[in-house]
RNA sequence: GGAGAGGGUCAGGGGGCCGCGGAGGGUGAAUCGCGUGAGGGAGACCUUGUGAGCUUCCCCUCUGAGGAAAGUCCGGACUCCAUAGGGCAGACCACUGGGGAAAUCCCAGCGGGGGUAACCUCGGGAAAGUGCCGCAGAGAAGAGACCGCCGAUGGCCCGCAAAUGGGCACAGGCAAGGGUGAAACGGUGGUGUAAGAGACCACCAGCGGCUCGGGUGACCGGGUCGGCUCGGCAAACCCUGGUCGGAGCAAGGCCAAGUAGGAAGGCGUUCUAAGGACGGCCCGUCCAAGCCUUCGGGUAGGCCGCAUCAGUUGAAUGACCCCCCACGACAGAAUCCGGCUUACAGGCCCUCUCCUUGG
RNA sequence: GCGCCCGUAGCUCAGCCCGGAUAGAGCGCUGGCCUCCGGAGCCAGAGGUCGCAGGUUCAAAUCCUGCCGGGCGUACCA
Numbered sequence: 001g002g003a004g005a006g007g008g009u010c011a012g013g014g015g016g017c018c019g020c021g022g023a024g025g026g027u028g029a030a031u032c033g034c035g036u037g038a039g040g041g042a043g044a045c046c047u048u049g050u051g052a053g054c055u056u057c058c059c060c061u062c063u064g065a066g067g068a069a070a071g072u073c074c075g076g077a078c079u080c081c082a083u084a085g086g087g088c089a090g091a092c093c094a095c096u097g098g099g100g101a102a103a104u105c106c107c108a109g110c111g112g113g114g115g116u117a118a119c120c121u122c123g124g125g126a127a128a129g130u131g132c133c134g135c136a137g138a139g140a141a142g143a144g145a146c147c148g149c150c151g152a153u154g155g156c157c158c159g160c161a162a163a164u165g166g167g168c169a170c171a172g173g174c175a176a177g178g179g180u181g182a183a184a185c186g187g188u189g190g191u192g193u194a195a196g197a198g199a200c201c202a203c204c205a206g207c208g209g210c211u212c213g214g215g216u217g218a219c220c221g222g223g224u225c226g227g228c229u230c231g232g233c234a235a236a237c238c239c240u241g242g243u244c245g246g247a248g249c250a251a252g253g254c255c256a257a258g259u260a261g262g263a264a265g266g267c268g269u270u271c272u273a274a275g276g277a278c279g280g281c282c283c284g285u286c287c288a289a290g291c292c293u294u295c296g297g298g299u300a301g302g303c304c305g306c307a308u309c310a311g312u313u314g315a316a317u318g319a320c321c322c323c324c325c326a327c328g329a330c331a332g333a334a335u336c337c338g339g340c341u342u343a344c345a346g347g348c349c350c351u352c353u354c355c356u357u358g359g
Numbered sequence: 360g361c362g363c364c365c366g367u368a369g370c371u372c373a374g375c376c377c378g379g380a381u382a383g384a385g386c387g388c389u390g391g392c393c394u395c396c397g398g399a400g401c402c403a404g405a406g407g408u409c410g411c412a413g414g415u416u417c418a419a420a421u422c423c424u425g426c427c428g429g430g431c432g433u434a435c436c437a
Base pairs, nucleotide, nucleotide: 001355002354003353004352005351006350007349008348009347010346012324013323014322015321016320018318020064021063022062023061024060025059026058028057029056030055032053034051035050036049037048038047039046040045066330070341071340073339074338075337076336077335078248079247080246081245085283086282087281088280090244091243092242093241094240095109096108097107098106099105110123111122112121113120114119124239125238129237130236131233132232133231146178147177148174149173150172153171154170155168156167157166158165186204187203188202189201190200191199205229206228207226208225209224210223211222212221213220214219252304253303254302255301262295263294264293265292266291267290275287276286277285297436298435299434325328360433361432362431363430364429365428366427369386370385371384372383379417388404389403390402391401392400410426411425412424413423414422
């Protein structure tokens, strides 16, 4: 200098001016009633001073979107369902250790795969069972023979005095080589054989049992035995272990206003009762005199929930001018938190890897 | 805001649950036959990023994940 890997951070800056939401304040203004003092009046009441306050306006001060406010993908807080119980079903999760309220979360590690590397990515079980593996191919999971090899043995033919021998590839044997496929039932060498083959042997690789050492553990390293060689798929059913009651702030509570407190259908009202405990079913426990569906009618306003200095009428955070530069992206709260994912112009910082060049 | 569903040819849909190689059907479109012409009818044909991307798998419209687009439901009183 070039090419990369991981992480953090900023989100144009400064000034002027006009405006918007919220909070606090004011010898401020207008207005309204209330309390109280004084005066007037027979009295209702009137006049005036003063105190605290509502509403509107004005003025001052402070403050006002994000790293993702987004997607609504996970988990909670909170609220209601009387308690939130058991079983089946269902859904979700899944290497190990730690953190965390929890999580499809975070950190560190282990193993497989990828990369020259920094690093990235994946993660229970296929030796419990079932199922699938199209086409091609002989054969697709305790398999199989198209080409091929052999044809020792048996058969047939030739030849022969006989033995030896030669031929055919008929029975039959084999799975080394070719070929198919994503995948073909370990690899190399030897023994062996008619030809061959873990059939047998040596070494290598894998798997399993036993065992030794290290590590909290996933796991790692070694010894020994067994020819055991056992394919892939669980983001197929499933098995193992674990978690899960439902609904969601339009939850839920209060005020105001208004209507026809309506109609039809269904179920039920002494019990083991309809129905309900917002879920698919069952059991148990409990509540229970009304309940469910459809049609019709009315109101669609406010307050709380609602914030640890953003905070609503579920409507604020903007516009213009000047200067500077790198010329400014993705995008805007709506109950609140912890995460994940996705979008993002242009920078800045830290750590690391590889290549090249110079000292 | 919250909850749920859908996306396959120009249109309406099937296939997806349980993966299998050229993705089908009807209507529509194009060409031919028939007819004087048109329609109907008959024959043939074209037309598909299966919304997009990544992953699992030998193999994805189908299974998993993340985005994009569209739609539906959801107030209170009685």

Two RNAs folded together computationally: RNase P RNA and transfer RNA, 437 nucleotides in total. It holds a member of the Rfam family "Bacterial RNase P class A". Its family is annotated with ribonuclease P activity, dimeric ribonuclease P complex and tRNA processing in the Gene Ontology. The coordinates come from a structure-prediction model, not an experiment, and the mean pLDDT is 79.